[in-house]
């Protein structure tokens, strides 16, 4: 200094001319109620829609997937038991959490060390890390055996047929035998020394491994030290078992106002309406299970509310290794129908083409009740950890 990867922050700036949602303001226009007024006509005051001027605000770090946790509602709820699901080292953070922090142990790379075995790092990555001696089942191919061990090669003894330069060698059979080959992802501790016919925890040291004790350390756990020659492979992200938890639906929850229309209950009820200025008249419903007239009630279309001040946000500061807490200051930042947040021109910026004018291109991706993780996507630029080249001291 170049490249590779891994985490983390950032997520184009800046004008202008038109537009969309909301929310306020002014005017205007239409409607409704009130209140003036004997009454109109006109003022006035309030609400409600519409149009217009002007003004403020308007998408993420993931707004995504909806996978975990939680606020809210409404529904269900004696207790207990089975099922069913989800987590599964220890501590601690938080409203929870399967998050997140921090420690332990473990595997994998890479460095120094030892005859190996092994051990050591203030290197770096990774871990779903409760049981495999409660039981059931499973382990492909390969292989002699994959689990009550196991004898295919070899290696060793015995005994027996034969060769034979008498040194020894080859068959078969009968035994030892897990060092050595050979298979496998996995083969009943590893190394080295001794031992034996060959061999073996058979013996011994050392490593592992279990059990007792004793210190550290809340705790997992780790360290010391005795004692055992030594348990019997793997896999529980197979059922299983053990422990802890969990009630259901979701803002289309939910709650309030409520129209016509046709149903229901309740009181009046012989009369009611229609042509018509008014009578006659003439039509239509009806006359007690009754037209019609009012009054209640329950649902529905509509419309308001839940709607966004919140476990909020930024800035100091303090505590704590850190997740995170406290305290002080600021500050209000989309709340909708499923549908708004956008377009088009300049001028910078960063990449590509081009000697140049100048031309192109700018990641991923779009709120809907809120919040807190999680997972996935993400060009460009910055910062820090590995890795792996090349140069200089």
């Nucleotide at each position: 200094c170049c490249u590779c990867u891994u985490g983390g922050a950032u997520g184009g700036g800046u004008g202008g001319u038109c537009g969309c949602u909301u929310g306020g303001u002014a005017a205007u226009c239409a409607u409704c109620a009130c209140c003036u007024c004997a009454a109109c006509a006109g003022g006035g005051u309030g609400g409600u829609g519409g149009u217009u001027u002007c003004c403020a605000a308007g998408a993420g770090g993931a707004a995504a997937g909806u996978c975990c946790g939680g606020u809210c509602u409404c529904c269900a709820c004696a207790g207990g038991a089975c099922a069913g699901c989800a987590u599964g080292c220890c501590g601690g953070c938080u409203a929870a959490c399967g998050g997140c922090c921090g420690g332990g142990g473990g595997a994998g790379c890479c460095g120094c060390u030892u005859c190996a075995a092994g051990g050591c790092g203030a290197g770096c990555u990774c871990u779903a890390c409760g049981g495999a001696u409660a039981g059931u089942g499973c382990c492909a191919c390969a292989g002699a055996a994959a689990a009550c061990a196991u004898a295919c090669c070899g290696c060793c003894g015995g005994u027996u047929c034969g060769g034979u330069u008498c040194g020894c060698u080859g068959g078969g059979c009968c035994g030892g035998u897990a060092a050595g080959g050979g298979u496998g992802a996995a083969a009943a501790g590893g190394u080295g020394c001794g031992g034996u016919a060959a061999g073996a925890g058979c013996g011994c040291a050392c490593c592992g491994c279990g059990g007792g004790c004793g210190a550290a350390g809340u705790a997992a756990u780790u360290c010391g030290u005795c004692c055992g020659g030594c348990a019997g492979g793997g896999a529980a992200a197979a059922c299983c078992c053990c422990a802890u938890g969990c009630g259901g639906a979701g803002c289309a929850a939910g709650a309030c106002c409520a129209a016509a229309u046709a149903g229901g209950g309740g009181a009046g009820g012989a009369g009611g309406g229609g042509c018509g200025g008014u009578c006659c008249g003439c039509c239509c419903c009806g006359u007690u299970c009754a037209a019609c007239u009012u009054c209640c009630g329950g649902g529905u279309a509509g419309g308001u509310c839940g709607c966004u001040u919140g476990a909020g946000c930024c800035g100091g500061u303090c505590a704590g290794u850190g997740a995170u807490g406290g305290c002080c200051g600021g500050c209000c930042u989309a709340g909708a129908g499923g549908a708004a947040u956008g377009a088009c021109c300049g001028c910078c910026a960063u990449c590509c083409g081009g000697c140049a004018a100048c031309g192109g291109a700018u990641a991923c991706a779009g709120a809907a009740a809120c919040c807190g993780g999680c997972u996935u996507a993400u060009a460009g630029u910055c910062c820090a950890g590995g890795g792996g080249g090349u140069c200089c001291u």